[in-house]
Context: one part of a larger RNA
């Protein structure tokens, strides 16, 4: 003197942009956050006087619920950051070579019939697909000696033709892996390790690989600190600093973990899966006592801890994101309003003239001197504010289509009208006298004042700073 994701005492006119649980990864009422598709299917139901058309769907099926959004508990580690590799994988998406032939048997959904309080089953029978299986077929895979093995699905449309399917090649985005550097503090932590180090045989993986298993070997790290203990998400970057460095790691971006605690698979390109699924287990609700539900560290919100940290808000108009041929749906991502002087930049609280230097404070050497052109009064004006009127861009894509918002803007009328505080005033350190107290009540950052004239206590006038703020703390450099 600079900063803050700030607290807090006193005060408080407005706009822009930002930011707003840093503590209990403590518990959570409600309601909302990942649904869509009928042009992939059998069904069923609205409408309609009937047919066609239409519309709506509870299952089967796709594809999406691995993005998007939260927190930072954990983790000194290839986690992160940087620069390299090789032994791999990638659904949608581009580019290209090539192909769908022929056959089948079911299981939801319905129906009867039946168990349970219920959540949910169960028997039997019907049925459709772009759901499942099988035979052929095949510049692909396996072996390397003949040989083996592996595919598909159709919808729409009057048609052209479009939109899907299945096998290769390549990409381009992504994703697992491997590795050299860097990445806190502690020796009052010195030795540590048996799948541990290497190998070969087998196995597993999408891949390397003690990753896993038997056999053999005894190695493998360590004072350049292993091992153990504390700690703590890395980073880009924020703050300070003239640099060198030191602190940090809100909000934005990239990585990483985690998803009531532990553990484990399914499923799929991808999860070992936050609003899937088992099992244990703390809680909490429920129940007919047998047995079920449930998971805000998503966005609002309750408690709750704490010096502290916002609405149970409108839309999907926009920019993305899923699904769809499209119309569209759905989307607490996001856009946006509200709330808070939490921060930061801008206005404003008035201008100009005005001495009889009025009244009244306050000091006085009683003459003066201040406050102080400061009010009053004259005059002009209106950022702001009341109150009419007009009125957007943001919308791409002929038309339609704006949540914000009748909001920014712009233009009338009114009227100085609605708008200043806080600290300080012995020295550091800019600002001094007066009354009152009398080592008292008190002040204080440091030194240090107060015992009768206190520029340092309390109050008054004056003053000095900064000013919608301002002091005081905490903490960083």
């Nucleotide at each position: 003197g600079g900063a803050u994701g700030a607290a807090c005492a006193c005060u408080g006119g407005u706009g822009g942009c930002a930011u707003g649980c840093u503590u209990a990864a403590c518990a959570c009422a409600u309601g909302c956050a990942a649904g869509u598709c009928g042009g992939a299917c059998g069904g069923g139901a609205a409408g309609u006087g009937g047919u066609g058309u239409u519309u709506c769907u509870a299952g089967u099926g796709g594809c999406g619920g691995a993005c998007g959004g939260g927190u930072g508990a954990g983790u000194a580690a290839c986690g992160u950051g940087u620069a390299a590799g090789a032994a791999c994988u990638u659904g949608c998406c581009c580019u290209u070579g090539g192909g769908a032939g022929g056959g089948g048997a079911a299981c939801a959904a319905c129906a009867a019939c039946u168990g349970g309080a219920a959540a949910u089953g169960g028997u039997u029978g019907c049925u459709a697909a772009u759901a499942c299986c099988c035979c052929a077929u095949a510049g692909g895979c396996u072996g390397a000696g003949g040989a083996g093995c592996a595919a598909a699905a159709g919808g729409a449309g009057g048609a052209a033709u479009c939109c899907g399917c299945c096998c290769g090649a390549g990409g381009a985005g992504g994703g697992g892996c491997u590795c050299g550097c860097g990445u806190c503090u502690g020796a009052u932590u010195a030795g540590c390790u048996a799948g541990u180090u290497a190998g070969u045989g087998a196995g597993g993986c999408a891949a390397u690989a003690g990753c896993u298993u038997a056999c053999c070997a005894a190695g493998a790290c360590c004072a350049u600190g292993a091992u153990c203990a504390g700690u703590a998400g890395c980073u880009g970057g924020u703050c300070c600093g003239a640099c060198a460095g030191g602190a940090u790691g809100a909000u934005c971006a990239a990585c990483c973990a985690c998803a009531c605690u532990g553990g484990g698979a399914c499923u799929g390109a991808g999860a070992c899966a936050c609003g899937g699924c088992c099992c244990a287990g703390a809680c909490u609700c429920u129940u007919a006592c047998g047995g079920g539900a449930g998971g805000c560290a998503g966005c609002a919100g309750u408690g709750g801890g704490g010096a502290a940290u916002u609405u149970u808000c409108c839309g999907c108009a926009a920019u993305g994101g899923g699904c769809g041929u499209a119309a569209g749906c759905c989307u607490g991502a996001u856009g946006g309003a509200g709330c808070a002087a939490u921060g930061u930049c801008g206005c404003g609280u008035g201008g100009a003239g005005g001495u009889a230097g009025a009244a009244g404070g306050c000091c006085c050497a009683c003459g003066a001197g201040u406050c102080g052109u400061g009010a009053a009064c004259u005059u002009a004006u209106u950022u702001u504010c009341u109150u009419g009127g007009a009125g957007a861009a943001g919308a791409a894509g002929c038309a339609a289509u704006g949540a914000c918002g009748g909001u920014a803007u712009c233009u009338g009328a009114g009227g100085a009208a609605u708008a200043a505080g806080c600290a300080u005033c012995g020295g550091c350190u800019a600002a001094c006298u007066c009354u009152a107290u009398g080592c008292u009540a008190g002040c204080a950052g440091c030194c240090g004042u107060g015992g009768u004239a206190a520029g340092a206590c309390a109050g008054a006038g004056g003053a000095u700073g900064c000013a919608a703020g301002c002091g005081u703390u905490a903490u960083c450099c």